Predicted 3D model of a 348-nucleotide part of an RNA (small-subunit ribosomal RNA, central domain) from Erythroxylum rufum.
[in-house]
Context: one part of a larger RNA
RNA sequence: UUGGGCGUAAAGCGUCUGUAGGUGGCUUUUUAAGUCCGCCGUCAAAUUCUAGGGCUCAACCCUGGACAGGCGGUGGAAACUGCCAAGCUGGAGUAUGGUAGGGGCAGAAGGAAUUUUCGGUAGAGCGGUGAAAUGCGUAAAGAUCGAAAAGAACACCAAUGGCGAAAGCACUCUGCUAGGCCGACACUAACACUAAGAGACGAAAGCUAGGGGAGCGAAUGGGAUUAGAUGGGCAGUAGUCCUAGCCGUAAUGAUGGAUACUGAGCACUGUGCGUAUCGACCAGUGCAGUGCUGUAGCUAACGCGUUAAGUAUCCCGUCUGGGGAGUACGUUCGCAAGAAUGAAACUC
Numbered sequence: 001u002u003g004g005g006c007g008u009a010a011a012g013c014g015u016c017u018g019u020a021g022g023u024g025g026c027u028u029u030u031u032a033a034g035u036c037c038g039c040c041g042u043c044a045a046a047u048u049c050u051a052g053g054g055c056u057c058a059a060c061c062c063u064g065g066a067c068a069g070g071c072g073g074u075g076g077a078a079a080c081u082g083c084c085a086a087g088c089u090g091g092a093g094u095a096u097g098g099u100a101g102g103g104g105c106a107g108a109a110g111g112a113a114u115u116u117u118c119g120g121u122a123g124a125g126c127g128g129u130g131a132a133a134u135g136c137g138u139a140a141a142g143a144u145c146g147a148a149a150a151g152a153a154c155a156c157c158a159a160u161g162g163c164g165a166a167a168g169c170a171c172u173c174u175g176c177u178a179g180g181c182c183g184a185c186a187c188u189a190a191c192a193c194u195a196a197g198a199g200a201c202g203a204a205a206g207c208u209a210g211g212g213g214a215g216c217g218a219a220u221g222g223g224a225u226u227a228g229a230u231g232g233g234c235a236g237u238a239g240u241c242c243u244a245g246c247c248g249u250a251a252u253g254a255u256g257g258a259u260a261c262u263g264a265g266c267a268c269u270g271u272g273c274g275u276a277u278c279g280a281c282c283a284g285u286g287c288a289g290u291g292c293u294g295u296a297g298c299u300a301a302c303g304c305g306u307u308a309a310g311u312a313u314c315c316c317g318u319c320u321g322g323g324g325a326g327u328a329c330g331u332u333c334g335c336a337a338g339a340a341u342g343a344a345a346c347u348c
Base pairs, nucleotide, nucleotide: 004319005318006317007302008301012316014201015200016199017198021194022193023192025088026087027086028085031082033081034080035077036076037075038074039073040072041071042070043069049065050064051063052062053061054060091191092188093187094186096183097182098181099180103177104176105175106174107173108172110154114150115149116148117147118146119145120144121143125136126135162169163168206246207245208244209243210242211241215240216239220235221234256315257314258313259312260311261310264293265292266291267290268289269288270287271286272285273284297304298303321348322347323346330341331340332339333338
């Protein structure tokens, strides 16, 4: 490579947009590139296979034939793929009426708690632990009452719940803005799916510059335990927060995206219908989503099971024994930290 795979054994890019490419709905027409059929030419000889023959047999040699195909020409067929042209509405999209939401960005305002400061009361301990000590405290701590300031996070509601492509998103209000879903059916007429390169977004930590700094708290210091330490305790820098840029990792449903089909039952969210109603419910039912139990089927088993790991098609990514190794070298990117790409010797 042909294959066989990718939930857990190696293997789905962290997620999305989209170029080339690949693939592509229904009806009719054209054409004949792919496709199919016939004929012709050619593909040296030798070799292989085969029917005979010759060396006493065989190896070997001679004569003839064929298979498997390739390329070119020519004459036909027109179902399928392609091409040309015309149409259709089911895919896709636009417009329209509703609707749910911690979707995003910006601004404004709020209360509880914590810490600090000031003032009052009061006067000896507080704090911490397995036990203690470091630490704080008569220069008045801790406790309690009142006032003020600061920064960060938003209890209950809260859910197996909602939204978002993912990362993620929650006190409240306002403005701007993106997407989804449902219903009627008006319009366009295949405009679609996937996606190498490419681009965008991307937790935390980290980096650069300027702010901010209450609490927590890598590093660090003191006190304990211990043979010695981690862990535990008291402080505490960077950081955590904001603004502007960089980094590009973890990223899990360990399950790429799209479409179609295939028994049931239960629960929740959004929105319709409705024979229910004064109205709101309940029971029934459609679509979209989120979950549970499970039939067939699949699976090595566990389990999955209309949200498939079932049955099929299309496109992309990716795997090929363990270690060496996500290392070395080279290249690209980055301020750096490093990231991406990514071997071999050797060994079992």
Its mean pLDDT, the model's own confidence on a scale to 100, is 86.